[in-house]
Context: one part of a larger RNA
RNA sequence: UCCGGCGAGUUACUGUUUGCGGCUUGGUUAAGGCCUUACGGGCUGGAGCCACAGGGAAACCGAGUCUUAAUAGGGCGUUUUGUCGUAGGUAGUAGACGCGAAACCAGGUGAACUACCCAUGAGCAGGUUGAAGCGCGGGUUAUACUGCGUGGAGGACCGAACCCACUUGGGUUGAAAACCGAGGGGAUGACUUGUGGGGAGGAGUGAAAGUCUAAUCAAACCUGGAGAUAGCUCGUUCUCUCCGAAAUAUCUUUAGGGAUAGCCUCGAGCCACUACGCAUUGGGGGUAGAGACACUGAAUUGGAUGGGGGCCCUUCCCAGGGUACCCCACCGAACCAAACUCCGAAUACCAAUGCGACUAUCUCGGGAGUCAGUCCGCGGGGGAUAAGCUCCGUGGUCGAAAGGGAAACAACCCAGAUCAUCUGCUAAGGUCCCCAAGUCAUGCUCAGUCACUAAGGAAGUUGAGUUGCUGUGACAGCCAGGAUGUUGGCUUAGAAGCAGCCACCAUUUAAAAAGUGCGUAACAGCUUACUGGUCGAGCAACUCUGCGCCGAUAAUGAACGGGAGUAAGCAUGACACCGAAGCAGUGGGCUCCACUUAUGUGGAGCGGUAGGAGAGCGCUGUACAUCAGAUACGAGCCGUACCGAAAGGAGCGGUGUCGGGGUGUACAGGCGAUUAUGCCGGA
Repeated sequence: UCCGGCGAGUUACUGUUUGCGGCUUGGUUAAGGCCUUACGGGCUGGAGCCACAGGGAAACCGAGUCUUAAUAGGGCGUUUUGUCGUAGGUAGUAGACGCGAAACCAGGUGAACUACCCAUGAGCAGGUUGAAGCGCGGGUUAUACUGCGUGGAGGACCGAACCCACUUGGGUUGAAAACCGAGGGGAUGACUUGUGGGGAGGAGUGAAAGUCUAAUCAAACCUGGAGAUAGCUCGUUCUCUCCGAAAUAUCUUUAGGGAUAGCCUCGAGCCACUACGCAUUGGGGGUAGAGACACUGAAUUGGAUGGGGGCCCUUCCCAGGGUACCCCACCGAACCAAACUCCGAAUACCAAUGCGACUAUCUCGGGAGUCAGUCCGCGGGGGAUAAGCUCCGUGGUCGAAAGGGAAACAACCCAGAUCAUCUGCUAAGGUCCCCAAGUCAUGCUCAGUCACUAAGGAAGUUGAGUUGCUGUGACAGCCAGGAUGUUGGCUUAGAAGCAGCCACCAUUUAAAAAGUGCGUAACAGCUUACUGGUCGAGCAACUCUGCGCCGAUAAUGAACGGGAGUAAGCAUGACACCGAAGCAGUGGGCUCCACUUAUGUGGAGCGGUAGGAGAGCGCUGUACAUCAGAUACGAGCCGUACCGAAAGGAGCGGUGUCGGGGUGUACAGGCGAUUAUGCCGGA
């Protein structure tokens, strides 16, 4: 992992509600008693319970009562159905749908492992070092001190047994639930070890690591309380039909749980132009927008001005003057605001009337689920006018929705799947091939743009326009000129058009700067403005606009879905076609309503999670009825082309070691398994 079997809303009592039944002259018995038997029951038993009257805290009063001074007002009542049983739904109390804790408590069992202690035993090859003391000698008045011996101390040294476990290789579904190999540490000691003994679970023991207390330790193990509790996770078994949510509000030691409301479903009631839609009419508003001599506030700039402050000058002081400074006021111009408004929509909301629609609204009762939402468009808050971000409002989708399109793609576009069909028409989107379906017309684009992106950049190109110049010759090119006073003055070592400062005149001219750039130490030199000639028709600058270009860099090769395409790209227009489970055609099924009746006709409908409601299939047993059966028959098992909308059900053939079985009705339940890291067995 697979196969087979087992495996989860039960039972008792008490409420509540619905269906059915009994009685209603209210209903009903409980324990007990009597009788009986096929052990199922029958008859009694009226104690009690519910109902028959309510109100009040109560005394109490009573179709009323309470409050109150009240006869007022108000609250709750009065104008009835009830009760017993049974079946279904549901709630409560019980383990209460099943499995699952970590834990808590009680009573016991453990120191055969291990930690510590006690008693009594045992063990430590060999080698080394050489303390104290003592002896003799030297030495001293005597000590001290000292040499040589002797001696044999030590948590001394080296190193086996023994004990340990620092490093490393292997092992890691191991040979082993801690080992093997190679090295390592201690090895007369706080050493190691045998045997016997001691203390026990909030307790022991601990050279202390929360260590160890039998492979278990921040509280052992066993049994019990016990089916602890689990607002948590997982699982919860056949079919079909109708309807069909929510992810919100308020409160919550509440936030992944609940309660009530909202939204769903089932039953009953109400039948009111109630709800809903559209139109018309009438309303209130202060949003979008807009505005600024209409306020509050913000904020830019100018001003002959006025006030205050600063700075400067002057001054013994008083005072005065200046100001490219700051503030306030006033005036002008332009401008801003969620918490500004002189104004002010569209929508939305409220009401009336008319029309549509035809119960969708509303009321009561039974049962729920939901309280993590998500993305997209629009209006906003937060954030950075970031987020597949977050929080609201509003609409939609998904959630709970399949189908077609977007290559693929819950939330985008189209469209809501009752079933069948080798019928037709369309939507979005498409029509060169993959791949169903296309042609025509007019432009644009040359970038394979199309087929990712911006600021910014550019004699790309289309269209529209503005202003100048131009046959009295423009623009570009070519030829020629581009001079004189003068090297202007100053400055400077120099400054001659061209470092810098000042001025920027005049003359000759067709024209020529007190000089546009390069250049020199300074000159020189080249060049431009400007002018003439040549040439011969448009030129220059700018604005808007369509389509293109660059900008364009990321880790496997990847930005039309691919091929390919100069249209099969882009824009505009025309007419076709394709294209879905949409719509239509044909046939069948089901639900609800209406009308009919014994059968249909007509209309509306039939996606669906949580969930509500309804109808069935199958299993086991019991009771009753009934059926087949001796060549047996039957359950079970194997095969099989049949029937039914499904769960499912036949028929036939084979097997059949067993003895029962089928069909119908009713009742009862240990009644249906692909999932619980389910349990047991097998492969």
The part of an RNA shown here (large-subunit ribosomal RNA, domain II) has 683 nucleotides and comes from a Pirellulaceae bacterium. NCBI's taxonomy places the organism under Bacteria, Pseudomonadati, Planctomycetota, Pirellulales, Pirellulaceae.